Model confidence (mean pLDDT): 85 of 100. The RNA shown here (small-subunit ribosomal RNA) has 1412 nucleotides and comes from an uncultured prokaryote. Its Rfam family is "Bacterial small subunit ribosomal RNA". Its family is annotated with ribosome and structural constituent of ribosome in the Gene Ontology.
[in-house]
RNA sequence: AACGAACGCUGGCGGCAGGCUUAACACAUGCAAGUCGAGCGCCCUGUUUACAGGGAGCGGCAGACGGGUGAGUAACGCGUGGGAAUGUGCCUUUUGGUUCGGAAUAGCCCCGGGAAACUGGGAGUAAUACCGGAUGUGCCCUUCGGGGGAAAGAUUUAUCGCCAAAAGAUCAGCCCGCGUUAGAUUAGCUAGUUGGUGAGGUAACGGCUCACCAAGGCGACGAUCUAUAGCUGGUCUGAGAGGACGACCAGCCACACUGGAACUGAGACACGGUCCAGACUCCUACGGGAGGCAGCAGUGGGGAAUCUUGGACAAUGGGCGAAAGCCUGAUCCAGCCAUGCCGCGUGAAUGAUGAAGGCCUUAGGGUUGUAAAAUUCUUUCAGCAGGGAAGAUAAUGACGGUACCUGCAAAAGAAGCCCCGGCUAACUCCGUGCCAGCAGCCGCGGUAAUACGGAGGGGGCUAGCGUUGUUCGGAAUUACUGGGCGUAAAGCGCUCGUAGGCGGAUAGGUAAGUCAGAUGUGAAAUCCCAGGGCUCAACCCUGGAACUGCAUUUGAAACUGCCAAUCUAGAGUUCAGGAGAGGUAAGCGGAAUUCCGAGUGUAGAGGUGUUAUUCGUAGAUAUUCGGAGGAACACCAGAGGGCGAAGGCGGCUACCUGGACCGACACUGACACUGAGAUGCGAAAGCGUGGGGAGCGAACGGGAUUAGAUACCCCGGUAGUCCACGCCGUAAACGAUGGGUGCUAGUUGUUGGGAAGUUACUUUUCAGUGACGCAGCUAACGCGUUAAGCACCCCGCCUGGGGAGUACGGUCGCAAGAUUAAAACUCAAAGGAAUUGACGGGGGCCCGCACAAGCGGUGGAGCAUGUGGUUUAAUUCGAAGCAACGCGAAGAACCUUACCAGCUCUUGACAUACCUAUCGCGGAUUUUGGAGACAGAAUCCUUCAGUUCGGCUGGAUAGGAUACAGGUGCUGCAUGGCUGUCGUCAGCUCGUGUCGUGAGAUGUUGGGUUAAGUCCCGCAACGAGCGCAACCCCCGCCCUUAGUUGCCAUCAUUUAGUUGGGCACUCUAGGGGGACUGCCGGUGACAAGCCGGAGGAAGGUGGGGAUGACGUCAAGUCAUCAUGGCCCUUACGGGCUGGGCUACACACGUGCUACAAUGGCGGUUACAGUGGGUUGCGAGGCAGCGAUGCCAAGCUAAUCCCUAAAAACCGUCUCAGUUCGGAUUGGGGUCUGCAACUCGGGACCAUGAAGUCGGAAUCGCUAGUAAUCGUGGAUCAGCAUGCCACGGUGAAUACGUUCCCGGGCCUUGUACACACCGCCCGUCACACCAUGGGAGUUGGUUUUACCCGAAGCUGGUGCGCUAACCGCAAGGAGGCAGCCAACCACGGUAAGGUCAGCGACUGGGGUGAAGU
Repeated sequence: AACGAACGCUGGCGGCAGGCUUAACACAUGCAAGUCGAGCGCCCUGUUUACAGGGAGCGGCAGACGGGUGAGUAACGCGUGGGAAUGUGCCUUUUGGUUCGGAAUAGCCCCGGGAAACUGGGAGUAAUACCGGAUGUGCCCUUCGGGGGAAAGAUUUAUCGCCAAAAGAUCAGCCCGCGUUAGAUUAGCUAGUUGGUGAGGUAACGGCUCACCAAGGCGACGAUCUAUAGCUGGUCUGAGAGGACGACCAGCCACACUGGAACUGAGACACGGUCCAGACUCCUACGGGAGGCAGCAGUGGGGAAUCUUGGACAAUGGGCGAAAGCCUGAUCCAGCCAUGCCGCGUGAAUGAUGAAGGCCUUAGGGUUGUAAAAUUCUUUCAGCAGGGAAGAUAAUGACGGUACCUGCAAAAGAAGCCCCGGCUAACUCCGUGCCAGCAGCCGCGGUAAUACGGAGGGGGCUAGCGUUGUUCGGAAUUACUGGGCGUAAAGCGCUCGUAGGCGGAUAGGUAAGUCAGAUGUGAAAUCCCAGGGCUCAACCCUGGAACUGCAUUUGAAACUGCCAAUCUAGAGUUCAGGAGAGGUAAGCGGAAUUCCGAGUGUAGAGGUGUUAUUCGUAGAUAUUCGGAGGAACACCAGAGGGCGAAGGCGGCUACCUGGACCGACACUGACACUGAGAUGCGAAAGCGUGGGGAGCGAACGGGAUUAGAUACCCCGGUAGUCCACGCCGUAAACGAUGGGUGCUAGUUGUUGGGAAGUUACUUUUCAGUGACGCAGCUAACGCGUUAAGCACCCCGCCUGGGGAGUACGGUCGCAAGAUUAAAACUCAAAGGAAUUGACGGGGGCCCGCACAAGCGGUGGAGCAUGUGGUUUAAUUCGAAGCAACGCGAAGAACCUUACCAGCUCUUGACAUACCUAUCGCGGAUUUUGGAGACAGAAUCCUUCAGUUCGGCUGGAUAGGAUACAGGUGCUGCAUGGCUGUCGUCAGCUCGUGUCGUGAGAUGUUGGGUUAAGUCCCGCAACGAGCGCAACCCCCGCCCUUAGUUGCCAUCAUUUAGUUGGGCACUCUAGGGGGACUGCCGGUGACAAGCCGGAGGAAGGUGGGGAUGACGUCAAGUCAUCAUGGCCCUUACGGGCUGGGCUACACACGUGCUACAAUGGCGGUUACAGUGGGUUGCGAGGCAGCGAUGCCAAGCUAAUCCCUAAAAACCGUCUCAGUUCGGAUUGGGGUCUGCAACUCGGGACCAUGAAGUCGGAAUCGCUAGUAAUCGUGGAUCAGCAUGCCACGGUGAAUACGUUCCCGGGCCUUGUACACACCGCCCGUCACACCAUGGGAGUUGGUUUUACCCGAAGCUGGUGCGCUAACCGCAAGGAGGCAGCCAACCACGGUAAGGUCAGCGACUGGGGUGAAGU
């Protein structure tokens, strides 16, 4: 785009078309073929006695047309073009004739049979019915003598008929060339078969039929068989070539319930005729009969599905008739159906408060939307009324009071369907929550769905719109036009060669192909063009063009073909050479392994990653000599070269033998190339028969390894490997690249031969064999004179993945199996090449407390703390490998608090707005009820502000109502912000340019170097950005400025830097300097840099901190905060009391204290640095054993206080569960606080548990670090073993980068991309689906043989019967019935072929949820 369509929703009008695609299933009822009295007799009716009408019958013509259907048919059936051996009623033309007789018979009448259908007998009758004679030009037959053979009348006339013949026209029959679906898993078919002779038959040719003879005929250019199918003009699609189809209309064919058969006739083997058989239906008196809608309507059935039991012969046509006329479901019309095509309408103009309503909203608005309303106007269609055709030439109109015209009324009666994620035009809200559902493909839906459903809005088409089905297109996706085969599917494993295809040069002939002209044909309709008619269009009419074809004919001769001739460039032969693992078969050789014999010799050998099995004291291994046997041929000889068609070929010798190459240019003269089938060769393994068997070695045995180990490793070992003969016929049989010929830059190796030269080297040539590379090709990789380039010829092969190279069938094979080779079903991919990542028990380089080297821990104990689990009314919530677990918590007795129980409030504890009232509010004390919140009372203190003086404004409080407040309720997978982590790792990118079809690459890779993508050099790159480094802070040295509360060298002074004095020093805190590989030497590439040295407080980043690229983990947080959406609203909100977060069989993480002598205890006594302090730090004094209490100075701090630093030193204890260790428990006491019961911290007395250095495993640390020692601070009323900070003492070790972990760069492989925690294979179990086998069973179809043999025609017979003719008669001729035979439908029997259905069981295959 299309449709004979169907289904869903919807539906105003008209015109023109179309309407059982399925059951060629069965059919009720009506109609569809009759007509003629001018062929004939008879009967009936009416009447004007001459007519009219009717009936059955004889007779004539027509029922072979018209109408229907597509079952069969793969065929001379159809299409197209030819042909000769034919017939032809009615029609036209022409010629001639139309004479004389005869015998019957139906109807009717009589008698019968039968239920009916129908039928028997008798009497009698007519014709254009039937028969005979005559004539017979012409006609037919002929043995050329002859023979045969016609007619019909009607009528008053006119006329219509009849017979014979010749021609025409029409129609029909027959023959031939070409074309006409699929299958080779159909390869052979055929006995009247093919031909001949003769005969028969036909309208006609012919094996059409028969007899005889011959043995032919068809087939790979596809016979036969099977399946499917009416063919064509044309229709749909397509640019065309094609592809699909064959409704309607037209031509042909075939069929008429199924099968067979003939009759009549001009024509039939006959849709509405006959006979027979069969199935079915109906009637029946059971004896017997009737029927055939694939005619028009209609019914049932089938089906997704297809109409009225209509009108008329008015028109067109047909039959009969002289005609009038009759008949006509042909036809013309009407009816039904949006089935299609075409046309029209459902209103038009104005109309902004952009109305109301709806929807959305960022709450402002936007949109529906000039849309509506409203105002003005029009009346197509439909409606009503009036008029009213053409179609008809004189008459006759079913359609039809139709088309059309005029008038009237009123916007009045007339819009839906699909879609809105992309393809593909059109977006939002709500609902739902992997549900419900959608879906053409991709795919959507798991709580913010433009994809589901609804709504608003929008898009498309419009009386339709969607869906489904089918065809073509897109699809160059079967490629003729117009594709491919190295790696995507695809080159046969390789020769030889048949058919076939294709083929060198030069002239000549021919004209098959080819080209040009002409003629005939190519039906009409259709398509196209022009014109015309319906108001337009659809539709119709007229004309033209076209129908690309076929046939005949005339010419041309370039090319192809053919014929004959010539040539040598292709091909081959000959001669002269050399090379070679080419082949077959025979002989010979040495090394080695193994075995056997002998000698020497002694305890092991062998084997492995390590072992063991194994061999060995019966003498192995080792070693020497001798012997046997089989197999393979070291070195030469390797990223090699040679030979062969491929497989393949490797010691030496000689025989036989194939091929290639080079040179000579003598010979033949296109002999060439390819090659369907066919034929031969064809590794390894395997098979058969017979040998052989040293080594190796499937299977097998044993030993190891392992979770297992039917493996890898080891010890043995059978087939086999070897030989001969015969099979098999496959391989990643690979260059994954068929063969041949020609053409198209080179460079450089190598093998064989030749030529030349300046001669031992160079140049060149032919044939091989490699590497690189231009043009060109290729999707890229790559190929590139050895093409995968440019062309030609021939063959083979491919057409999405799986199923499957499988099943079935065939062929081959001893078998194994090979070859040929599907389908159902299933998926939306499978695949190639390259790219970027990620990954690898791949490679290279490098780094990190990563390992190693060390020191100290954890894991064992007790306790603290966090978590899990359990428990509970609640044990609130979050965090979950590293990167949760002394984390949020820098501090849960109440509060906090979010949890639980109970009590209680409802505009609320808090914000804004409104109304009313008050002017304050508030604070303190006392007090009542209550657990308290809360409710109430009393006393005291107390000035609301501004003011235009108005209860005006602001503010506050109380009460009220409504908007609202409130939520630590959910979603961190809707978010912002903040944070963790890889990782302080050195990376991550961009612009321009260049390369690539592209993804991308280059830069950023390479050589060095660095802590570093740090720097240098090189380079199709040149630059730049975020990171690195530096700039910032602290510490380390110096200088300078400034000296109080700091300091004190000098001078005084004091118990005391206490005071005077001073600011040199320390210190404090501001500002500067200093370090840059700057200098020297070596090294490196003259670089960057590295190594060493000097100087220096500090040396190569001086030490530490802050600083965290692009990104990853849907990492963490809705409970810090903010926030979208959802949810609660007398509660999921607010308040209060009490409880809980503190539970406790248990498990884990992080810590503290220990287990002791490097220690405990006692004593003595020196040296710090951060910090903090007025609700505070608190000196000092007193009391207390002590926690602490009382009194109290100073200090808002370089001034006073916390503040005692502790390890250190001395003494003692002497290895014990202790003078270690301190848990636990008892007692009385202290502090904070409204309150220490659940549930705080000190202190004292008493008690004195586990624990004696910790399994597997695991953590931190590289220098002022680890370890160890104390000190301070935040939080805080009180409460650290945690956290954050501070100083004191102060080590050991690093060979090194193999390994573990993490990371960076380059490279490589990849079937991964959610990226190895990836992907993914097979069995098993379960469910479903299709399919193969299957004992069999059921059915269809077909073949062969035989039996039966209806009707019918033909032949024979015909003793029965018999009108026409002959005969005086008897009888004859002829005919009929009957009987027989051949043929033959249906039916039957037997044996096969083939196809399909079902089938217990069984085989594999496919698909499924999270099984194994």